[in-house]
Predicted 3D model of a 104-nucleotide RNA (SAM riboswitch aptamer (S box leader)) from Halobacillus andaensis. The model forms 97% of the base pairs in the Rfam consensus. The prediction has a mean pLDDT of 86. NCBI's taxonomy places the organism under Bacteria, Bacillota, Bacilli, Caryophanales, Halobacillus. It matches the Rfam family "SAM riboswitch aptamer (S box leader)". Rfam links the family to the GO term regulation of gene expression.
RNA sequence: CUCUUAUUUCGAGAGGUGGAGGGACUGGCCCUGUGAAACCCGGCAACCGAUCCAUUUGAUUGUGGUGCUAAUUCCAGCAAAGCGAACGCUUUGAAAAAUAAGAG
Numbered sequence: 001c002u003c004u005u006a007u008u009u010c011g012a013g014a015g016g017u018g019g020a021g022g023g024a025c026u027g028g029c030c031c032u033g034u035g036a037a038a039c040c041c042g043g044c045a046a047c048c049g050a051u052c053c054a055u056u057u058g059a060u061u062g063u064g065g066u067g068c069u070a071a072u073u074c075c076a077g078c079a080a081a082g083c084g085a086a087c088g089c090u091u092u093g094a095a096a097a098a099u100a101a102g103a104g
Base pairs, nucleotide, nucleotide: 001104002103003102004101005100006099007098008097013041015040016039017038021031022030023029025077026076027075028074042069043068044067047065048064049061050060051059052058073096078093079092080091081090082089083088
């Protein structure tokens, strides 16, 4: 990097360093010197792990490997259906993205 499977409206600091950017992409709309990114500490969660059970389902745990810690994955991007005079709106499903585990 590619593929497979699963999940994505819950949860998580008014701390330290740092100094201007960030929210994947595009368009919106937002956050940010009342301090962005990044790093450290703290925290959340429970995918893997560990423990229990004869096994599955499942339950428990948080010493290990990841992850996450504004806004539904911030909203929409493609398609279908419904509604509407129209701009458009709603619902569903994809696509894309993120994370985990496995494979190449």